Record summary: This is a predicted structure of a 73-nucleotide RNA (transfer RNA) from a Candidatus Micrarchaeota archaeon. Model confidence (mean pLDDT): 81 of 100. Rfam family: tRNA. About the family: Transfer RNA (tRNA) molecules are approximately 80 nucleotides in length.

[in-house]
RNA sequence: GCGUCAGUAGUAUAGCCUGGUAGAACUUCGCCUUCCCAAGGCGACAACCCGGGUUCAAAUCCCGGCUGACGCA
Numbered sequence: 001g002c003g004u005c006a007g008u009a010g011u012a013u014a015g016c017c018u019g020g021u022a023g024a025a026c027u028u029c030g031c032c033u034u035c036c037c038a039a040g041g042c043g044a045c046a047a048c049c050c051g052g053g054u055u056c057a058a059a060u061c062c063c064g065g066c067u068g069a070c071g072c073a
Stems, first nucleotide, its partner, number of pairs: 001072007010026002013023001020056001028044005049065005
């Protein structure tokens, strides 16, 4: 330098192909339960790497960029 793949809550991830309310888990916080803790139950907070395009509508499709992993040279 070229190619492939990946980037989504604090963490690790589903969803992307086939556009239509961003979901679950752990963490954190609150409440219930308990003599207390733990466990358990209920609830809350929190995210689409960046820019542009297409579209009524983009995490998803297209283009460019950035970062990481792998491969080729």